Notes: RNAcentral holds the full RNA, with entries from SILVA. Predicted 3D model of a 351-nucleotide part of an RNA (small-subunit ribosomal RNA, central domain) from a metagenome. Its mean pLDDT, the model's own confidence on a scale to 100, is 85.
Context: one part of a larger RNA
RNA sequence: CUGGGCUUAAAGAGUACGUAGGCGGGCUGUUAAGCGUCUUGUGAAAUCCCCCGGCUCAACCGAGGAAUUGCUUGGCGAACUGGCAGCCUUGAGGCAGGUAGGGGCGUGUGGAACUCUUGGUGGAGCGGUGAAAUGCGUAGAUAUCAAGGGGAACGCCGGAGGCGAAAGGCGACACGCUGGGCCUGUCCCGACGCUGAGGUACGAAAGCUAGGGUAGCGAACGGGAUUAGAUACCCCGGUAGUCCUAGCCGUAAACGAUGUCCACUAGGUUGAGGAUCUUUUGACGGACUCUCAGCCGAAGCAAAAGCGUUAAGUGGACCGCCUGGGGAGUACGGUCGCAAGGCUAAAACUC
Repeated sequence: CUGGGCUUAAAGAGUACGUAGGCGGGCUGUUAAGCGUCUUGUGAAAUCCCCCGGCUCAACCGAGGAAUUGCUUGGCGAACUGGCAGCCUUGAGGCAGGUAGGGGCGUGUGGAACUCUUGGUGGAGCGGUGAAAUGCGUAGAUAUCAAGGGGAACGCCGGAGGCGAAAGGCGACACGCUGGGCCUGUCCCGACGCUGAGGUACGAAAGCUAGGGUAGCGAACGGGAUUAGAUACCCCGGUAGUCCUAGCCGUAAACGAUGUCCACUAGGUUGAGGAUCUUUUGACGGACUCUCAGCCGAAGCAAAAGCGUUAAGUGGACCGCCUGGGGAGUACGGUCGCAAGGCUAAAACUC
RNA backbone atom coordinates (compact mmCIF):
# COMPACT_ATOMS: atom_id res chain seq x y z
C1' C A 1 0.00 0.00 0.00
C1' U A 2 -4.02 -3.45 -0.06
C1' G A 3 -7.14 -4.60 3.72
C1' G A 4 -9.54 -3.84 8.69
C1' G A 5 -11.59 -0.58 12.13
C1' C A 6 -13.33 3.98 15.70
C1' U A 7 -20.35 3.28 22.34
C1' U A 8 -17.18 0.33 26.34
C1' A A 9 -10.82 -3.07 23.45
C1' A A 10 -6.24 1.96 19.95
C1' A A 11 -9.49 5.39 17.35
C1' G A 12 -15.37 10.81 16.09
C1' A A 13 -11.93 16.88 15.95
C1' G A 14 -15.58 20.62 21.97
C1' U A 15 -19.09 22.90 18.37
C1' A A 16 -20.68 25.41 14.17
C1' C A 17 -20.09 28.35 9.57
C1' G A 18 -17.56 27.91 5.29
C1' U A 19 -12.90 28.15 0.91
C1' A A 20 -10.54 24.63 -2.31
C1' G A 21 -11.71 19.74 -3.36
C1' G A 22 -14.94 15.28 -3.52
C1' C A 23 -20.02 13.85 -4.42
C1' G A 24 -24.87 15.26 -6.35
C1' G A 25 -32.73 15.00 -8.21
C1' G A 26 -36.26 14.15 -12.94
C1' C A 27 -36.91 14.85 -18.56
C1' U A 28 -35.24 16.16 -23.69
C1' G A 29 -31.62 17.52 -27.26
C1' U A 30 -26.53 18.03 -28.42
C1' U A 31 -21.22 17.08 -27.75
C1' A A 32 -17.73 13.03 -27.54
C1' A A 33 -13.45 14.65 -22.61
C1' G A 34 -13.95 9.96 -19.66
C1' C A 35 -15.79 4.97 -21.57
C1' G A 36 -16.22 0.82 -25.48
C1' U A 37 -14.56 -1.06 -30.26
C1' C A 38 -11.59 -1.14 -34.73
C1' U A 39 -7.12 1.06 -36.42
C1' U A 40 -1.78 3.98 -37.33
C1' G A 41 3.01 4.52 -35.30
C1' U A 42 5.83 3.31 -31.23
C1' G A 43 6.70 0.24 -26.95
C1' A A 44 15.54 -1.54 -28.58
C1' A A 45 17.85 -6.19 -27.73
C1' A A 46 18.43 -9.66 -23.98
C1' U A 47 15.30 -11.68 -19.85
C1' C A 48 10.12 -14.17 -18.48
C1' C A 49 6.14 -17.54 -21.21
C1' C A 50 4.95 -21.08 -25.65
C1' C A 51 6.85 -23.93 -29.82
C1' C A 52 10.99 -25.80 -32.90
C1' G A 53 16.19 -26.70 -33.24
C1' G A 54 22.03 -27.28 -31.67
C1' C A 55 25.82 -29.21 -27.90
C1' U A 56 24.98 -37.58 -26.09
C1' C A 57 21.08 -34.80 -21.66
C1' A A 58 20.73 -30.45 -18.83
C1' A A 59 22.45 -25.80 -17.64
C1' C A 60 23.70 -22.97 -21.89
C1' C A 61 22.96 -21.41 -26.98
C1' G A 62 20.20 -20.41 -31.92
C1' A A 63 15.37 -19.36 -34.33
C1' G A 64 10.04 -18.16 -34.48
C1' G A 65 5.76 -16.59 -31.81
C1' A A 66 3.44 -14.45 -27.75
C1' A A 67 3.84 -10.74 -24.23
C1' U A 68 5.42 -5.69 -23.37
C1' U A 69 -1.35 -4.51 -19.58
C1' G A 70 1.79 1.99 -21.88
C1' C A 71 1.90 6.30 -25.04
C1' U A 72 0.06 7.82 -29.81
C1' U A 73 -2.97 8.52 -35.06
C1' G A 74 -7.60 8.21 -37.34
C1' G A 75 -12.69 6.13 -37.68
C1' C A 76 -17.17 4.34 -35.41
C1' G A 77 -20.76 3.89 -30.99
C1' A A 78 -23.71 6.96 -27.35
C1' A A 79 -26.12 3.39 -22.38
C1' C A 80 -23.43 5.55 -18.18
C1' U A 81 -20.06 9.87 -16.05
C1' G A 82 -18.63 14.80 -17.69
C1' G A 83 -19.50 19.56 -20.92
C1' C A 84 -23.28 22.75 -23.34
C1' A A 85 -28.56 24.22 -24.23
C1' G A 86 -33.69 23.97 -22.84
C1' C A 87 -37.51 22.31 -19.56
C1' C A 88 -39.57 20.20 -14.64
C1' U A 89 -40.74 20.05 -9.13
C1' U A 90 -40.28 15.93 -5.38
C1' G A 91 -34.43 18.10 -2.74
C1' A A 92 -32.99 23.18 -0.92
C1' G A 93 -34.85 28.11 -0.24
C1' G A 94 -38.65 32.01 -0.07
C1' C A 95 -43.67 34.11 1.10
C1' A A 96 -48.27 34.33 4.03
C1' G A 97 -51.10 32.99 8.51
C1' G A 98 -50.65 30.83 13.27
C1' U A 99 -47.88 28.83 17.67
C1' A A 100 -44.71 27.07 22.23
C1' G A 101 -40.31 28.38 24.71
C1' G A 102 -35.14 29.38 31.50
C1' G A 103 -32.85 31.13 23.07
C1' G A 104 -29.54 35.93 23.07
C1' C A 105 -28.49 41.30 24.55
C1' G A 106 -29.76 45.68 27.44
C1' U A 107 -32.44 48.58 31.19
C1' G A 108 -35.33 48.72 35.43
C1' U A 109 -38.00 46.60 39.62
C1' G A 110 -39.11 42.93 43.68
C1' G A 111 -39.35 39.64 47.93
C1' A A 112 -36.97 35.77 51.12
C1' A A 113 -32.27 34.82 53.32
C1' C A 114 -27.42 36.63 54.86
C1' U A 115 -24.20 40.31 56.73
C1' C A 116 -22.95 45.26 58.53
C1' U A 117 -24.42 49.98 61.06
C1' U A 118 -27.65 52.75 64.46
C1' G A 119 -31.33 52.65 68.29
C1' G A 120 -34.71 49.86 71.93
C1' U A 121 -35.52 45.43 75.32
C1' G A 122 -32.31 42.29 78.12
C1' G A 123 -28.05 40.79 81.40
C1' A A 124 -24.18 36.05 80.86
C1' G A 125 -23.18 33.58 78.22
C1' C A 126 -22.85 32.55 72.79
C1' G A 127 -20.75 29.57 69.18
C1' G A 128 -18.83 24.99 67.76
C1' U A 129 -18.01 19.34 68.06
C1' G A 130 -17.95 12.59 68.34
C1' A A 131 -16.11 15.24 72.60
C1' A A 132 -13.50 19.79 72.88
C1' A A 133 -10.64 23.95 72.10
C1' U A 134 -9.13 28.15 69.30
C1' G A 135 -13.00 32.28 68.46
C1' C A 136 -16.98 36.09 70.08
C1' G A 137 -19.01 38.44 74.80
C1' U A 138 -20.01 43.03 81.08
C1' A A 139 -16.20 48.37 76.23
C1' G A 140 -23.12 44.44 76.91
C1' A A 141 -22.33 39.52 72.73
C1' U A 142 -26.00 35.45 71.53
C1' A A 143 -31.50 36.22 71.49
C1' U A 144 -35.43 39.74 70.14
C1' C A 145 -37.82 44.38 67.97
C1' A A 146 -37.37 48.72 64.72
C1' A A 147 -34.84 51.67 61.07
C1' G A 148 -31.05 52.08 57.45
C1' G A 149 -26.93 50.26 54.11
C1' G A 150 -24.66 46.38 51.00
C1' G A 151 -23.49 42.41 47.69
C1' A A 152 -24.65 37.83 45.57
C1' A A 153 -28.31 34.27 44.24
C1' C A 154 -33.46 33.89 42.47
C1' G A 155 -37.29 28.98 46.89
C1' C A 156 -42.20 26.84 45.54
C1' C A 157 -44.08 26.20 40.13
C1' G A 158 -39.96 22.46 38.30
C1' G A 159 -41.16 17.65 35.42
C1' A A 160 -37.25 11.24 32.77
C1' G A 161 -40.48 18.98 31.01
C1' G A 162 -38.81 23.30 27.73
C1' C A 163 -35.14 26.39 24.75
C1' G A 164 -30.43 26.59 21.92
C1' A A 165 -27.12 26.02 14.33
C1' A A 166 -24.14 23.34 17.80
C1' A A 167 -21.32 23.06 22.03
C1' G A 168 -20.39 25.83 26.22
C1' G A 169 -24.99 26.70 28.19
C1' C A 170 -30.00 29.12 29.56
C1' G A 171 -34.60 29.33 35.58
C1' A A 172 -37.61 35.96 40.11
C1' C A 173 -40.67 39.84 37.53
C1' A A 174 -41.49 43.84 33.86
C1' C A 175 -40.18 46.54 29.55
C1' G A 176 -37.20 47.38 25.05
C1' C A 177 -34.17 45.26 21.02
C1' U A 178 -33.27 40.59 18.63
C1' G A 179 -32.11 35.10 16.48
C1' G A 180 -34.16 30.52 15.41
C1' G A 181 -37.77 26.27 15.64
C1' C A 182 -42.57 23.92 14.71
C1' C A 183 -47.50 23.68 12.23
C1' U A 184 -50.74 24.98 8.08
C1' G A 185 -51.29 26.80 2.88
C1' U A 186 -48.89 24.78 -1.89
C1' C A 187 -48.68 30.93 -3.41
C1' C A 188 -43.25 32.06 -5.44
C1' C A 189 -38.26 30.33 -7.06
C1' G A 190 -36.35 26.21 -9.91
C1' A A 191 -31.15 21.75 -8.00
C1' C A 192 -29.85 27.25 -5.93
C1' G A 193 -27.87 20.76 -2.76
C1' C A 194 -24.54 17.44 0.82
C1' U A 195 -19.82 17.22 2.98
C1' G A 196 -15.81 20.06 4.01
C1' A A 197 -8.42 19.75 3.93
C1' G A 198 -6.81 24.67 5.19
C1' G A 199 -9.53 28.99 7.40
C1' U A 200 -12.93 31.79 10.58
C1' A A 201 -16.23 32.31 14.72
C1' C A 202 -18.19 30.53 19.32
C1' G A 203 -16.46 27.79 23.38
C1' A A 204 -17.67 25.39 31.24
C1' A A 205 -14.47 25.96 35.25
C1' A A 206 -9.82 27.54 36.63
C1' G A 207 -6.10 31.09 35.28
C1' C A 208 -4.06 36.09 33.31
C1' U A 209 -4.11 41.98 32.31
C1' A A 210 -6.48 46.83 33.61
C1' G A 211 -10.30 49.21 36.36
C1' G A 212 -14.31 48.58 39.77
C1' G A 213 -16.92 45.64 43.52
C1' U A 214 -16.75 42.23 47.77
C1' A A 215 -22.62 40.10 51.64
C1' G A 216 -21.93 34.89 51.75
C1' C A 217 -18.61 31.13 50.40
C1' G A 218 -13.61 30.30 50.21
C1' A A 219 -7.67 27.67 47.29
C1' A A 220 -3.27 29.74 49.86
C1' C A 221 -2.25 31.05 54.81
C1' G A 222 -2.82 31.42 60.53
C1' G A 223 -4.89 29.08 64.70
C1' G A 224 -7.70 24.94 67.54
C1' A A 225 -8.45 19.72 67.55
C1' U A 226 -7.53 14.47 65.96
C1' U A 227 -3.23 11.41 65.36
C1' A A 228 2.56 7.68 66.20
C1' G A 229 2.76 11.79 62.66
C1' A A 230 -1.71 14.83 60.20
C1' U A 231 1.72 19.62 55.39
C1' A A 232 -5.58 16.13 55.61
C1' C A 233 -10.62 14.78 56.91
C1' C A 234 -13.62 18.19 61.82
C1' C A 235 -13.69 23.37 64.07
C1' C A 236 -12.50 29.11 64.41
C1' G A 237 -10.64 32.83 61.20
C1' G A 238 -9.22 34.21 56.26
C1' U A 239 -6.33 36.49 51.09
C1' A A 240 -6.73 35.56 45.89
C1' G A 241 -11.01 34.11 43.61
C1' U A 242 -16.18 33.75 43.05
C1' C A 243 -19.50 39.28 40.90
C1' C A 244 -19.26 43.65 37.01
C1' U A 245 -16.76 46.22 32.57
C1' A A 246 -13.03 45.75 28.65
C1' G A 247 -9.38 42.34 26.76
C1' C A 248 -6.68 37.54 26.81
C1' C A 249 -6.54 32.13 27.53
C1' G A 250 -8.85 27.85 24.22
C1' U A 251 -8.76 23.51 27.67
C1' A A 252 -12.54 19.29 30.13
C1' A A 253 -15.12 12.31 31.73
C1' A A 254 -16.27 19.74 26.24
C1' C A 255 -19.89 12.33 27.08
C1' G A 256 -24.76 9.80 23.95
C1' A A 257 -17.24 8.27 25.75
C1' U A 258 -21.66 7.22 19.44
C1' G A 259 -18.91 13.09 13.07
C1' U A 260 -22.44 15.50 9.52
C1' C A 261 -26.17 14.69 5.70
C1' C A 262 -29.69 11.46 2.82
C1' A A 263 -32.71 7.04 1.77
C1' C A 264 -34.80 2.44 3.39
C1' U A 265 -36.33 -1.44 7.32
C1' A A 266 -42.38 -4.37 12.64
C1' G A 267 -44.77 -2.44 16.44
C1' G A 268 -46.25 -0.72 21.55
C1' U A 269 -46.22 3.13 25.15
C1' U A 270 -45.23 8.07 27.85
C1' G A 271 -44.36 13.35 27.77
C1' A A 272 -44.09 18.34 24.91
C1' G A 273 -45.69 21.70 20.52
C1' G A 274 -49.08 22.14 16.28
C1' A A 275 -52.91 20.73 12.11
C1' U A 276 -57.29 18.00 10.40
C1' C A 277 -61.61 14.86 11.14
C1' U A 278 -65.42 13.06 14.47
C1' U A 279 -70.40 13.90 18.25
C1' U A 280 -76.22 19.07 16.09
C1' U A 281 -72.52 23.63 18.62
C1' G A 282 -68.71 23.30 22.33
C1' A A 283 -65.78 20.91 26.40
C1' C A 284 -63.94 16.03 27.44
C1' G A 285 -62.85 11.82 24.67
C1' G A 286 -61.66 9.22 20.09
C1' A A 287 -59.32 8.75 15.06
C1' C A 288 -55.46 10.35 11.91
C1' U A 289 -51.11 13.27 10.82
C1' C A 290 -46.33 16.47 11.26
C1' U A 291 -42.29 17.87 14.68
C1' C A 292 -39.45 17.23 19.27
C1' A A 293 -37.98 14.43 23.87
C1' G A 294 -37.96 9.37 26.53
C1' C A 295 -38.94 4.08 27.64
C1' C A 296 -39.82 -1.15 25.85
C1' G A 297 -39.13 -4.13 21.95
C1' A A 298 -39.66 -7.53 15.67
C1' A A 299 -36.03 -8.35 12.15
C1' G A 300 -31.09 -7.42 11.95
C1' C A 301 -26.45 -6.23 14.22
C1' A A 302 -22.86 -7.02 18.30
C1' A A 303 -17.23 -10.41 21.71
C1' A A 304 -20.80 -9.45 25.03
C1' A A 305 -23.07 -5.61 27.73
C1' G A 306 -26.42 -3.93 24.67
C1' C A 307 -28.29 -1.01 20.07
C1' G A 308 -32.84 -1.37 17.77
C1' U A 309 -37.19 4.65 12.62
C1' U A 310 -33.22 9.49 17.98
C1' A A 311 -29.54 2.34 15.12
C1' A A 312 -24.58 0.38 17.22
C1' G A 313 -29.77 -2.44 11.37
C1' U A 314 -29.44 -2.05 5.51
C1' G A 315 -27.04 1.19 1.85
C1' G A 316 -24.92 5.95 -0.17
C1' A A 317 -21.79 10.94 0.03
C1' C A 318 -17.88 13.60 2.40
C1' C A 319 -14.60 14.71 6.50
C1' G A 320 -11.78 13.43 11.08
C1' C A 321 -9.16 9.62 13.56
C1' C A 322 -6.60 4.42 14.95
C1' U A 323 -2.30 0.65 13.97
C1' G A 324 1.07 -3.34 20.85
C1' G A 325 2.43 -1.40 26.34
C1' G A 326 5.96 2.03 28.51
C1' G A 327 9.19 6.08 27.08
C1' A A 328 5.15 10.43 25.86
C1' G A 329 0.92 13.77 24.51
C1' U A 330 7.15 14.11 26.50
C1' A A 331 12.00 16.19 23.87
C1' C A 332 13.54 19.09 19.73
C1' G A 333 11.83 22.43 15.98
C1' G A 334 7.79 25.53 14.43
C1' U A 335 3.62 28.43 15.77
C1' C A 336 0.03 30.96 19.15
C1' G A 337 -0.02 33.27 24.25
C1' C A 338 1.46 38.80 28.87
C1' A A 339 2.17 34.41 31.53
C1' A A 340 0.32 29.80 32.89
C1' G A 341 0.56 27.10 28.95
C1' G A 342 -2.00 25.48 24.13
C1' C A 343 -1.50 23.24 19.10
C1' U A 344 1.68 20.29 16.05
C1' A A 345 4.82 15.98 17.42
C1' A A 346 9.31 12.09 17.45
C1' A A 347 13.51 8.83 18.77
C1' A A 348 16.98 6.03 21.63
C1' C A 349 15.98 2.49 25.15
C1' U A 350 12.78 -1.22 27.29
C1' C A 351 8.82 -5.20 27.92